[in-house]
Molecule: Bacterial large signal recognition particle RNA
Organism: Gaiellaceae bacterium
């Protein structure tokens, strides 16, 4: 220092999730990484590592250690942007309801008279009438008292020598409170009854209709201005965090950089 042969060691990691925990199956990312078999009411396993059978590589580009750099998953943080929820303000934009003696278009009406005016009624209120309806009353008809209502009172009773006179029960008849009926009359009371009718009120407004007047009126749209209303956008402010950007700490594949690691046999 160099050949050849072995050995240890490698042939892939990260996160999530499952576990007491760790590997792997499972699902996601990154560099592309031997192969086959097994594994989720799951396998192995208790530490440098799935289990088992095979292959390849080999003492360094490859293994090991320690630094750099960091793709990339996951965690945390409302710091920004989208989004989502509440609340708020009305100055912008929508959108709407109303005034205007302010513009403008304009259907349609109108000399078979528009606008406007007078004057009357209506449609409102009070009061009385009439009717109607219900209701009570009265009239009427009919039922109605063991004695304590009325008549008439057989029998029986009582007074009287006597003629004759007395209370008086059943029975009959009649009535009172009362109870039914009738509902044509009368009265009274009520009505959210009435194309009825008489007097009064009011008379803004609308509708009739008559008369003056002689030419406009005029729904609706649009502009403009006045002051509202809604909360859709936009705005503020608070909150939530499904996605992205940001930042924090950690882990880390490739990669880079420096160090470390056998064992036989030859030259």
């Nucleotide at each position: 220092c160099u050949g050849c042969g072995c050995u240890a060691g490698g042939c892939g990691g990260g996160g999530a999730g499952c576990u007491a925990g760790c590997g792997g199956u499972u699902c996601c990312c990154u560099c592309c990484a031997c192969u086959c078999g097994c594994a989720a009411u799951c396998c192995g396993c208790u530490c440098c590592a799935g289990c088992g059978a095979g292959g390849c590589u080999g003492a360094a580009u490859c293994c090991c250690c320690u630094c750099c750099c960091g793709a990339g998953g996951g965690g945390g943080u409302g710091g920004c942007g989208u989004u989502c929820g509440u609340g708020g303000a009305a100055c912008g934009g929508g959108c709407u309801g109303g005034c205007g003696a302010a513009c403008g278009c304009g259907a349609g009406c109108g000399u078979u008279g528009a606008c406007g005016g007078u004057c009357a009624g209506g449609u409102u209120c009070c009061g009385c009438g009439c009717a109607c309806u219900g209701g009570g009353a009265g009239c009427c008809u009919c039922c109605g008292a063991a004695c304590c209502g009325c008549g008439u009172c057989a029998g029986g009773u009582c007074c009287g020598g006597g003629a004759g006179g007395a209370a008086g029960c059943a029975g009959c008849g009649c009535u009172a409170a009362g109870g039914a009926g009738u509902c044509u009359c009368u009265c009274c009371c009520a009505g959210g009854u009435g194309c009825c009718g008489c007097g009064g009120g009011g008379c803004g407004a609308c509708c009739u209709g008559a008369c003056c007047c002689g030419a406009g009126c005029g729904a609706g749209c649009g502009u403009c201005g006045c002051a509202g209303g809604c909360a859709c956008c936009a705005c503020c402010a608070c909150g939530g965090u499904a996605c992205g950007c940001g930042c924090c700490a950690a882990c880390a594949g490739a990669g880079g950089a420096g160090g470390g690691u056998g064992c036989g046999c030859g030259g």